[in-house]
């Protein structure tokens, strides 16, 4: 610190994801040990049981039982002592308001930080300083009796106190008055003096005491100490109350409020206040967000982060709240009180039905409900709390232990050597490789865990002697301080340390396609699964197992939450022409900002200093636990907050001043700016008239429609309404919307000069408030055009469109609405700066010229071009999208949505503000390279068009498809299958394709292992269709070995084992070959140079060419693959060489013939050269390239022809040539054989033959080839046969022989236009060849039959010259042949074009793109089915907080009190008073009730419209000019 995902790639934009840490966690597998830490987030949901606050006899009265001891006493039982002044209970005092627990409520009566109290309280404690004097008069306990199940009481009767009363006493303390001085921001406070007022345990509890005094004694007075007590004082602590600042979300909560806001006077609290009450006034808060909804305990801290920030607020600290819900007071120093009360509601429990009890949100523990969260545990040894003088008690705070891998740290599961790299397992190319020094084996070691044995720290205090000291008179007592001696440990079978033993007891998730470290089988087959994303899965390094790897380790995955990464809310730190984002324009509220200058304040800022900012936490630096964890100390840090002391340059504020911003004034100035009113001519149409006589209008082509009742067309004349043609201009003007004939009138803004006034008067602008195109709407006009809707004609498959004929709202005015547009420069106003060049419009100034006018300068406006800069890129550039500044307005993935709902506005139509469930990983900008258009341009090609002949119609062939069949073996099927593969299907071939019958190591191959010796081999015979099975006369060979036996071995044979074998699948696993586009001309590549990049230049433009062929031009230069050339064949010369070939001239012979001598001339034949290169001439051209004519040549502009096939496409084609991967088979899908079928036939297709005649048939005659091929072969002359064909066999392995006869051709005969003397199918006979074998299912002859057919509908093919057409010749295959096919060959030989509109392909350039599987692409919208959320809906039901009104507990306060009454008071007493109790009344008041209403949820027929979801209708809206932009 970065990574995947959008695409074919490419850069931006933007979302999703994902690597990191973090948790009070859950779940899965797993799981040796210890240390520290943590451990009911849910239902503030109910609770059995059991502890969790008592103590104090040194306040006070009483005072036991069991039990032991002793006495009486037979015995029941009785007395006395111990127990014991003990124990339980009572008074009384303190505690009990702390400790613990939980977060339900509170959005502030709350908490953080800062301050204020001159508005104030405070028990124990501290500190000083007084004081302690005299009375009274009850009551509980206990007796007794009594009501109740109970819980709890009711009466009578004793008794105590540090319970309680009453009096005295007293200030420097309290209040109040009155006086005087000081102080302070104010109410005011301090000081001081005087008078009034107001309390107590007037001596309690314990110790101890010498003298004195009292007293029978005990003891008391009495002194003295300790502790208490009263009244006041001071101090730490603790609380109370008030301000300041901060503290979530929502404006779809905009207004809110009657104790409200304030005064006045009571009241009331500790104590200020509407905190209460009366009264008076009518105010308070609010967009700096009041009220309202929702949500929360807040902080120190915690997690993440670089930070800034964002989340969180559990365990420990602070603080607040609460204690079954709601009220509510009482005590008290302190509670409105968590184990107090008293009331109401719920709920639970007891009941004798009368009543009564109860509160785990203490610590355990239980039920529930949840993904989920512990022991009904030891101790008060420590800390630390409450009581006591104390010992001690009590303390579920607290220290411990126990649960759980819940976290964090730490420790182990063993070291070292050990390769014949063992077995095993997994791969495997079979060779081996890996697990892997890993094991196994040797030698060690002893953590941890187990065992024996030892042992220290948490103890500090108390108690008891003794020592010093303080108090006191005291050597008593008591305090502090010290030494000794005793005791006191839950944890603890725990830690330490020793010793024993023995490698023994201890490893496992999860990953392994990319991100992201780690690879292979096996199975499985778009199934089953997987998955953070992106995707796997239709034969998978993605799913499952397994082996092996990587990675963490007592752990590890997994979900879930948080923060990061995300600069994806952008303070730090983004954006808004075209990705999401400028309000449609202004105008101006509150706001934010705002020229020079001078001077004062110091608010903001900026320095110090001073308090504060809890501690724990994080950080440093040290220490303590063997080490971390974890625990301690010390420092820093705590970025804030007040408080103060400064500093003034900038910002504020204040006084003064200036003129450039801004506004006025004066002079001019352009302009479809706006309103109102009048004018005008052309046109359209309609009306009256003339002429005029048949169409007219329309469209691509048509018909509706008009028109003999006279149209269109033409003149005249009228009426009526809208719009203003040319000027007319990327020209004017306005903010914007807009704005055009002329003229009057009334208005608004701009510029420009002057540089005359004011004197910053300025910009922006939430909201408000006005403008606002077309379209609707609402009243009344109006009405020519034109034209939604509707009619009506066409077009189509349809046409509710496009065209055509009509036509109504509306278009036009006048009021009034509505408020919105792609209201767009998609670009907010405002200032200021930053290169130029050019045209325009509207001014000034200055120069030249007699003037039109021309320069120069400068201001404002409108445009193009264009540098830096910018920008993702297109692009923009003084009219910024450059570089600052200042305000406003927006945006934050696509979709659902600009939609619901609420609200505001409308007459509606609708506008406006505006989500969320859900779903998708895209969506989307610019630019690239393709491919594509019913885009354009150039250009090609039998691609058309000009011809020439054919297909398609008939027969027949031959292929294919159907369809038959037991079987009709398979492939190949648009162009690129279809006479194709097959250069030959009767068997064989041949594929099991069919019947059917054998063989199992196999027909054929080579390897191993045992076996076998008259063995291998093998004629007869037998079976059978054959293959097979039988059967065996006879009968080997070779090596060790030179012979021969014998023995061993090899060739055999026979069992076995591995394995052969398949034309089985799978051309979509594949190689090799091949088709195709296309012999088109075009694909690239190295530098270099442009562009972030993809690419791009080169290769493009101009010219040219069959050609990316040259030329030229050029950021390109250069180079390969193709094209060309080279090769071969053909055309002409020329040299060599002449047999098998040739014969001119010489010679010979033939009937004839190069038959012969001979020749080397020519012909030809093979070899080798030469020719042709646009070389020359001309014109054309950029005077290139090259084109166009011409000479000369055998041939001229690649001469003609083959071969030659780029990158690449199209999952073409072929596992059935071959080869191969995997998959099946194995007595069968191998293999042999018999038959039979690949040759079927109702049909359809293709691809030939051959006809239909006279340019032809028939018939006689006669002439000319090039090219093959011959030995299991061609086969001559002879003969036989009408003939195919036989006999026969000369010659020839070939320029010598043979097939071999070329034919169309040309002479002459004949037919005479007819189903024919055309034409031959088909059938009948009879032959003939090949072959074992022509029945299925063979070619051939000859005699006979003589069918369709008279030139071929829609479509359609091939050809540009030695071509097409037309004629026949050969091969290969092959025994034969289906061949009319196919590959070659020659012979006769035409026509048409010289354009490129259009059809189909092609190439290049360009242009648009929503397509890249690339238009056979891609994509909308309704219907139809399923699923999901959401709206609305007649209503049904809750929840929650107010608002009137009704009842009204408990309680305070308040009045009253006839009942009750001891302490004081008066009275001798009786009685009275006084103060209280108690009862009643009232206000206020929680539950509860009633009513209307409000907000939020639930549900709810039915309804709506979204989202999704391989393969459903319909249709074709967008994307190319997308077929109507």
């Nucleotide at each position: 610190a970065g990574a995947g995902u959008u695409u074919g790639a490419u850069c931006c934009u933007g979302g999703c994801u994902c690597a990191g840490a973090a948790c009070g966690a859950a779940c899965g597998c797993u799981g040796g040990c210890g240390g520290c830490g943590u451990g009911g987030c849910u239902u503030a949901g109910g609770c059995a049981u059991g502890c969790a606050a008592g103590u104090c006899g040194c306040a006070c009265g009483a005072g036991a039982g069991a039990u032991c001891c002793g006495g009486g006493g037979c015995a029941u039982c009785u007395c006395g002592g111990a127990u014991a002044g003990u124990a339980a209970a009572g008074u009384g005092g303190c505690g009990a308001a702390u400790g613990g627990g939980u977060g339900a409520g509170u959005a502030a009566u709350g908490c953080a930080u800062c301050g204020a109290c001159a508005a104030c309280c405070u028990g124990c404690c501290u500190u000083c300083g007084g004081g302690a004097g005299u009375g009274g008069g009850a009551u509980a306990a206990c007796c007794c009796u009594u009501g109740g199940a109970a819980a709890c009481g009711g009466g009578g009767g004793c008794u105590a106190a540090u319970a309680c009363c009453a009096c005295g006493u007293a200030a420097c303390a309290u209040u109040c008055g009155a006086g005087a001085g000081g102080u302070g921001c104010a109410u005011a406070u301090c000081u001081u003096u005087c008078g009034a007022u107001u309390c107590a345990a007037c001596g309690u509890a314990c110790g101890g005491g010498g003298a004195u005094c009292c007293g029978c004694a005990a003891g008391g007075a009495c002194c003295u100490g300790u502790a208490g007590c009263c009244c006041g004082u001071u101090g730490a602590g603790g609380g109370g109350u008030c301000g300041a600042u901060g503290u979530c979300c929502u404006a779809u909560c905009a207004g809110c409020u009657a104790g409200u806001u304030g005064g006045u006077g009571a009241g009331g609290u500790a104590a200020c206040g509407g905190c209460c009450c009366a009264c008076c006034a009518a105010g308070g808060c609010u967009u700096a967000g009041a009220c309202g909804g929702g949500u929360a305990g807040c902080u120190g801290g915690c997690c993440u982060u670089a930070g800034a920030g964002g989340g969180u607020g559990g365990u420990c600290a602070g603080c607040c709240a609460c204690a079954u819900u709601g009220g509510g007071a009482c005590u008290g120093a302190g509670a409105c009180a968590c184990u107090g009360c008293c009331c109401a509601g719920a709920c639970u429990c007891c009941u004798a039905c009368g009543g009564g009890a109860g509160g785990c949100u203490g610590c355990a523990g239980u039920c529930g409900a949840g993904a989920a969260u512990c022991u009904u545990c030891g101790g008060c040894a420590a800390u630390g709390g409450g009581g006591g003088a104390a010992a001690c008690c009590c303390u579920g705070a607290c220290c411990g232990a126990g649960c759980g891998a819940c976290g964090c740290c730490g420790c182990g599961u063993g070291g070292a050597g050990g390769a014949u790299g063992a077995a095993g397992g997994c791969c495997u190319u079979u060779g081996g490789g890996u697990u892997g020094u890993a094991a196994a084996c040797u030698c060690c070691u002893g953590u941890c865990a187990g065992g024996c044995g030892u042992u220290a720290u948490g103890a500090a205090a108390c108690a008891a002697u003794c020592c010093g000291u303080g108090u006191a008179a005291a050597c008593a007592a008591u305090g502090c301080g010290g030494a000794u001696u005793g005791u006191u440990g839950a944890c603890a079978a725990a830690g330490g340390c020793g010793c024993c033993a023995g490698g023994g007891g201890a490893a496992g998730u999860c990953a392994c396609g990319g991100c992201u470290a780690a690879c292979u089988c096996u199975g499985u087959g778009c199934c089953a699964g997987c998955a953070g994303c992106c995707g796997c899965g239709g034969u998978a390094u993605a799913c499952a197992g397994a082996g092996g790897u990587g990675a963490c380790g007592a752990g590890c995955g997994u979900u879930g939450u948080u923060c990061g990464a995300a600069a994806u809310u952008a303070c730090u730190g983004g954006g808004c022409a075209u990705a999401c984002a400028g309000g449609g324009c202004a105008u101006g509220u509150a706001g934010g900002c705002g020229g020079c200058c001078u001077g004062a304040u110091c608010c903001g800022u900026c320095a110090g200093a001073u308090g504060u900012g809890a501690a724990a936490u994080c950080c440093c630096u040290u220490g303590g636990c063997u080490c971390a964890a974890c625990c301690a100390a010390g420092g820093a840090a705590u970025u804030g907050c007040a408080u103060u002391u400064g500093a003034u340059a900038c910002c504020a504020u204040c006084a003064g001043g200036c003129u450039u911003g801004a506004g006025g004034a004066c002079g001019a100035u352009a302009g479809g700016g706006g309103a109102g009113a009048g004018c005008g001519g052309a046109a359209u149409u309609c009306c009256g008239g003339g002429u005029g006589g048949a169409g007219c209008g329309g469209u691509g082509a048509a018909a509706u429609g008009c028109g003999u009742a006279g149209a269109u067309a033409u003149c005249c004349g009228g009426a009526g309404g809208a719009a203003c043609a040319c000027c007319g201009g990327u020209g004017g003007c306005g903010a914007a919307g807009g704005c055009g004939g002329c003229u009057c009138u009334c208005u608004g803004g701009u510029u420009c000069g002057u540089c005359c006034c004011u004197g910053a008067c300025g910009c922006u602008g939430a909201g408000g408030u006005g403008c606002g195109a077309a379209a609707g709407c609402c009243a009344g006009g109006g009405g020519a055009u034109c034209a939604a809707a509707c009619g009506g004609g066409a077009u189509u498959a349809g046409a509710u469109a496009c065209c055509c004929c009509g036509g109504u709202a509306g278009u036009c005015c006048u009021g009034g609405c509505c408020g919105u547009a792609a209201a767009c420069g998609a670009u907010g106003g405002g200032c200021a700066c930053u290169a130029c060049g050019u045209a325009g419009a509207a001014g000034u100034g200055g120069g030249a010229c007699c003037g039109a006018u021309c320069c120069c300068a400068u201001u404002u406006c409108u445009g193009c071009c264009g540098a830096a800069g910018c920008g993702a890129a297109u692009g923009u550039a003084u009219u910024a999208a450059g570089u600052g500044c200042c305000c406003c307005g927006c945006c934050u993935g696509g979709g659902g949505a600009g939609u619901a709902c609420g609200g505001u506005c409308g007459c509606a139509a609708g506008a406006u503000u505006a989500a969320a469930a859900c779903u998708c990983a895209a969506a989307g900008g610019a630019a690239u390279u393709g491919a594509c258009g019913g885009g354009g341009g150039c250009u090609c090609g039998c691609a058309c068009a000009a011809g020439c002949g054919g297909u398609g119609g008939a027969g027949c062939a031959u292929g294919u498809g159907g369809u038959u069949u037991a079987a009709u073996u398979c492939g190949a099927u648009a162009c690129c299958a279809c006479g194709c593969g097959a250069a030959g299907a009767a068997c064989c071939u041949u594929a099991u394709c069919c019947a059917g019958g054998g063989c199992u190591u196999g027909a054929a191959a080579g390897g191993c292992c045992g076996g076998u010796a008259g063995u291998a081999g093998a004629a007869a015979c037998c079976u059978g269709a054959a293959a097979g099975g039988g059967g065996g006369a006879c009968g080997a060979a070779c090596c060790g070995u030179a012979a021969a036996g014998c023995c061993g071995g090899u060739u055999g044979c026979c069992g076995g084992u591995a394995c052969a074998g398949g034309u089985g699948c799978u051309g979509c696993a594949u190689g090799g070959c091949u088709g195709u586009c296309g012999u088109c001309a075009g694909c690239u590549c190295g530098u270099g140079c442009c562009g972030u990049g993809a690419g791009g230049u080169g290769u493009c433009g101009g010219g040219u060419u069959a050609g990316g062929u040259c030329c030229u031009c050029u950021a390109a230069c250069g180079a390969g693959c193709g094209a060309a050339a080279c090769u071969c064949c053909u055309g002409c010369c020329c040299u060599u060489a002449g047999u098998u070939g040739c014969c001119a001239g010489c010679g010979g012979g033939u009937c004839a013939u190069g038959c012969c001598g001979g020749g080397a001339a020519c012909u030809c034949u093979a070899a080798g050269g030469g020719g042709a290169c646009u070389g020359c001439c001309u014109c054309g051209u950029u005077c290139a390239a090259c084109g166009g004519g011409g000479a000369g040549g055998a041939a001229g502009g690649u001469g003609g022809g083959a071969a030659u096939g780029a990158c690449g496409u199209c999952a073409a084609g072929u596992c059935c040539u071959c080869a191969u991967g995997g998959c099946c088979c194995u007595u069968a899908u191998g293999u042999c054989c018999u038959g039979g079928g690949c040759u079927a036939c109702a049909c359809a297709c293709g691809u030939g033959c051959c006809a239909c005649a006279a340019u032809g048939g028939u018939c006689g005659g006669u002439a000319u080839a090039a090219a093959g091929g011959g030995a299991a072969g061609c086969g001559a002359g002879a003969c036989c046969g009408c003939g195919a064909g036989g006999u026969g066999g000369a010659g020839c392995a070939a320029a010598u022989c043979c097939c071999a006869a070329a034919a169309a051709g040309c002479c002459g005969a004949u037919c005479u236009c007819a189903g024919u003397u055309c034409g031959g199918a088909u059938u009948g006979g009879a032959g003939g060849c090949u072959g074992c074998a022509a029945c299925c299912c063979g070619c051939c002859u000859c005699c006979a039959u003589g069918a369709a057919g008279c030139u071929g509908g829609a479509a359609u093919c091939g050809c540009u010259a030695g071509u097409a057409a037309u004629c026949g010749c050969a091969g290969g295959u092959c025994a034969g042949c289906u061949a009319c096919a196919c590959u070659g060959c020659g012979g006769u030989g035409a026509a048409u074009g010289u354009g490129u509109u259009c059809c189909c392909g092609a190439g290049c350039c360009u242009u648009g793109u929503a397509c890249a599987c690339a238009c056979c692409g891609c994509c909308c919208g309704u219907c139809a089915a399923g699923u999901c959320a959401c709206g609305a809906a007649a209503g049904c039901u809750g929840u929650u907080a107010g608002u009137a009104c009704c009842c009204g507990a408990a309680g305070u306060c308040g009045c009253u009190u006839a009942u009750c009454c001891a302490a004081c008071c008066c009275g001798c007493a009786a009685g009275g008073g006084g103060a209280g109790a108690u009862g009643g009344c009232g206000c206020c008041g929680a539950a509860g009730g009633u009513a209307a209403g409000a907000a939020c949820g639930g549900u709810g027929a039915u309804u709506g419209g979204g989202a999704c979801u391989a393969a459903g209708u319909c249709g074709u809206a967008a994307c190319a000019a997308g077929g109507u932009a």
Molecule: small-subunit ribosomal RNA
Organism: metagenome